[in-house]
Molecule: FMN riboswitch aptamer (RFN element)
Organism: Gordonia humi
Formats: sequence, structure tokens, C1' cells
RNA sequence: GGUAGUUCUCGGGGCGGGGUGAAAGUCCCCACCGGCGGUGAUGGCCUCUGACGGGGCCGAGCCCGCGAGCGCUCGCGCCACUGGGCGCGAGGACAGCAGAUUCCGGUGUGAUUCCGGAGCCGACGGUCAUAGUCCGGAUACGAGAGAACGGCA
Repeated sequence: GGUAGUUCUCGGGGCGGGGUGAAAGUCCCCACCGGCGGUGAUGGCCUCUGACGGGGCCGAGCCCGCGAGCGCUCGCGCCACUGGGCGCGAGGACAGCAGAUUCCGGUGUGAUUCCGGAGCCGACGGUCAUAGUCCGGAUACGAGAGAACGGCA
């Protein structure tokens, strides 16, 4: 100095009002929410300094990636027995879903990130009725973040 590695902690928000109806937090009108890393305009805020300058915090749902989930493939179990159903587990060189044309105006040398306006998006299963917001898998998993220790140079 703090790279290998180890341990621990943390690690997702949101239906309020009205309408219809036998029934809706699921439909319709209005409302509300936005995981992680990067980029971060020469940005914003706070702070230290006499000054140069330094430090801290914030800063994109729809720009580039990632995660969980679904699907897919494989394995095992149970059921069925014209080749399927259900459950559990694994894989990631399977990348199919994995979302969203984001647009217009402003400032500016410079912004898909700032400011203003408008638009758009949101796994799976369940449900007296179709769900980003309810319930469930999930006291799970997790992109990662922080702390301590630290072989070693």
C1' cells in the first nucleotide's frame, strides 16, 4: 500500500378518492412507486482554507450493463401411461421474455442524465373480476454496498 482470501452486517418502493357491478386495492377516471453498477455535462448542495486548492453528500425507471423471476436445457421424485402433468434441484458459451420510440422545449461549447412539459414501462402463481401497488414462493435469492481481519509486495 490494502490487490488474493476469510468473516460479519446491510441490501425494493407504491391504491388514497370516485365510477360500474352480486363481486374489483385486479376493470374505467384521477392517484402513487422506481433494485444494483457505470456514465454524471466544467452539475447541485454542504464544508475546510487567507488563497491555490481539498473533503463529504446527492445526481437516468425508459443511455450502457447487471440482478431476481419466467421460459429453456439437464437431473431426481411422484402421478399419468399414446409421451404429458406436478414438485424439487442444477446450469448460464440457452440469452427467448428480460420492459419502456421516450419525445418536445429551455440553459449551455457540450445534457437521451440538469430544469419545464408531455408520453411510455413494470416476472411468475393466486383471487367471487383482468393486479407495477393485495396475497404467495420469500425469515428465500440477489446485482452489489459497507466494516473487520489479512497471505503478500